[in-house]
Context: one part of a larger RNA
RNA sequence: GAACGAACGCUGGCGGCGUGCCUAACACAUGCAAGUCGAGCGCGAAAGGGGGGGCAACUCCCCGAGUAGAGCGGCGCACGGGUGAGUAACGCGUGGGUAACCUACCUCCGGGCGGGGGAUAACCACUCGAAAGGGUGGCUAAUACCGCAUGAGACCACGGGGUCCUCGGAUCCUGGGGUUAAAGAUGGCACCGGCUUGCCGGUGCUGACACCUGGUGAUGGGCCCGCGUACGAUUAGCUAGUUGGUAGGGUAACGGCCUACCAAGGCUGCGAUCGUUAGCUGGUCUGAGAGGAUGACCAGCCACACUGGAACUGGAACACGGUCCAGACUCCUACGGGAGGCAGCAGUGAGGAAUAUUGCGCAAUGGGGGAAACCCUGACGCAGCAACGCCGCGUGGGUGAAGAAGGCCUUCGGGUCGUAAAGCCCUUUCGGACGGGACGAACGCUCCGCGGGGAUAAUCCGCGGAGUCUGACGGUACCGUAGGAAGAAGCACCGGCUAACUCCGUGCCAGCAGCCGCGGUAAUACGGAGGGUGCAAGCGUUGUUC
Numbered sequence: 001g002a003a004c005g006a007a008c009g010c011u012g013g014c015g016g017c018g019u020g021c022c023u024a025a026c027a028c029a030u031g032c033a034a035g036u037c038g039a040g041c042g043c044g045a046a047a048g049g050g051g052g053g054g055c056a057a058c059u060c061c062c063c064g065a066g067u068a069g070a071g072c073g074g075c076g077c078a079c080g081g082g083u084g085a086g087u088a089a090c091g092c093g094u095g096g097g098u099a100a101c102c103u104a105c106c107u108c109c110g111g112g113c114g115g116g117g118g119a120u121a122a123c124c125a126c127u128c129g130a131a132a133g134g135g136u137g138g139c140u141a142a143u144a145c146c147g148c149a150u151g152a153g154a155c156c157a158c159g160g161g162g163u164c165c166u167c168g169g170a171u172c173c174u175g176g177g178g179u180u181a182a183a184g185a186u187g188g189c190a191c192c193g194g195c196u197u198g199c200c201g202g203u204g205c206u207g208a209c210a211c212c213u214g215g216u217g218a219u220g221g222g223c224c225c226g227c228g229u230a231c232g233a234u235u236a237g238c239u240a241g242u243u244g245g246u247a248g249g250g251u252a253a254c255g256g257c258c259u260a261c262c263a264a265g266g267c268u269g270c271g272a273u274c275g276u277u278a279g280c281u282g283g284u285c286u287g288a289g290a291g292g293a294u295g296a297c298c299a300g301c302c303a304c305a306c307u308g309g310a311a312c313u314g315g316a317a318c319a320c321g322g323u324c325c326a327g328a329c330u331c332c333u334a335c336g337g338g339a340g341g342c343a344g345c346a347g348u349g350a351g352g353a354a355u356a357u358u359g360c361g362c363a364a365u366g367g368g369g370g371a372a373a374c375c376c377u378g379a380c381g382c383a384g385c386a387a388c389g390c391c392g393c394g395u396g397g398g399u400g401a402a403g404a405a406g407g408c409c410u411u412c413g414g415g416u417c418g419u420a421a422a423g424c425c426c427u428u429u430c431g432g433a434c435g436g437g438a439c440g441a442a443c444g445c446u447c448c449g450c451g452g453g454g455a456u457a458a459u460c461c462g463c464g465g466a467g468u469c470u471g472a473c474g475g476u477a478c479c480g481u482a483g484g485a486a487g488a489a490g491c492a493c494c495g496g497c498u499a500a501c502u503c504c505g506u507g508c509c510a511g512c513a514g515c516c517g518c519g520g521u522a523a524u525a526c527g528g529a530g531g532g533u534g535c536a537a538g539c540g541u542u543g544u545u546c
Stems, first nucleotide, its partner, number of pairs: 001546004006542005013393006019386002021351001026349003030346003035075003040072002043069001048063006082304003091229008101221002106217001108215005114148001116146002123138006153180004158175008184209001187206009230276003237267003242264008279301004283294004306327005329340004357383001359382003365379001366377004396426004406417004430487001433481004440473001444468009490535005495516003501530005511518002
């Protein structure tokens, strides 16, 4: 000099864009942060309103409504969001390999969707418990579950043949054998039946959607290897599943990953083992560079989710807001037993020099579900707080010498603050007031037309047109009007380094200080004043890095 996720002191007008628990991976009150689908399925209220019966209590019917609501089932919950504890490691970075692998949803291509069965939740009854939560019996449905059929394809073992290479594997063709699948709902048309006469139910046909199976692509991953990746030798030896082999198990997959047996190996001064520290990277800061330091925000990867362990479900987890076990802690309890996990967004306590609102909205972007309408989304978009940082703007411009008053200094002549002020002439950014007022919005939906497909239908796809709907921010940005210099400057320093000097006070005192050093009676170095210098909505100090 530059830099900072900074803090502290003094001061503080506005705006834009960013950033904001670096400490206790300490403990957490409260609310919200993951749901959705009735076009998979069976149930199914109430408040309220209307009507009938009855003296009344009451009761029945209709609407509310096949709504609310749980329940079965599907998909999602492995994404998104947080944190950096652990990890010196194939964790990360980089370059390869997989002839050792997987991939739900999505794309494209091919084939299929036949016929049956038994349950179970919800619900009802009884019952245990303070609760959390159960138990027994009974009823019922499905795109839930289970046989059977079919098998293009896929998989398995076997036979024959071709190609390739790393010579026992890969791949292709072929033969017969074995194993393996499915689900419907909405719509349209036709017919039949019912009544409440425009709805409901049934049957058949139909195609788009869904479903099953296989291939392909895409995407996302698993595993392996080369190289690189902190310090300590005042850590020199380490190792029994240890190193290798055979066989088997296990996995999507290779492998001591696991097991049995056999062999006795394997690593190490090019630093094994041990200890300390640490998430890694793109980057960031600094520097002419080489290098050094660093890894906040943003992005990629990894790891973790109260602590330790385990598996279940699933395409994928050994799963932050899932399950089980153990532990510590907190809470409830009828003492028998239960409940919980903010390193999600806010917020609280504690710790600390120190770090924000228990805000608004799904309008946009993105994500989950759904045919869609739509629902959910503390992701996200915004707003709030903070000079924490960067950038921009303003605090006025011109003129004005009797160089006013006043302060300070003085050699008492004067000098200086100083064109500074006042006065006069202008301007009106920003702030304040009033008025107008956005972009961000396109989708979507409805209707019409055309085309594809189909059966001249419907669902579906594409194009065009018309109409309609949607903004948290926000009455914000921006624009206009009126007014008047009106509301807006501080901080540090002035001995040398280093830019800026005098007076007074003090008297080795009080004090200053980054280094050298100042102060003991004339202190440009302490304190005050006048003046000056440097920066400026900041200026200094401290800390840290180069």
Overview
The part of an RNA shown here (small-subunit ribosomal RNA, 5' domain) has 546 nucleotides and comes from a Candidatus Limnocylindria bacterium. Its mean pLDDT, the model's own confidence on a scale to 100, is 87. NCBI's taxonomy places the organism under Bacteria, Bacillati, Chloroflexota, Candidatus Limnocylindria. The RNAcentral record of the full RNA draws on ENA and SILVA.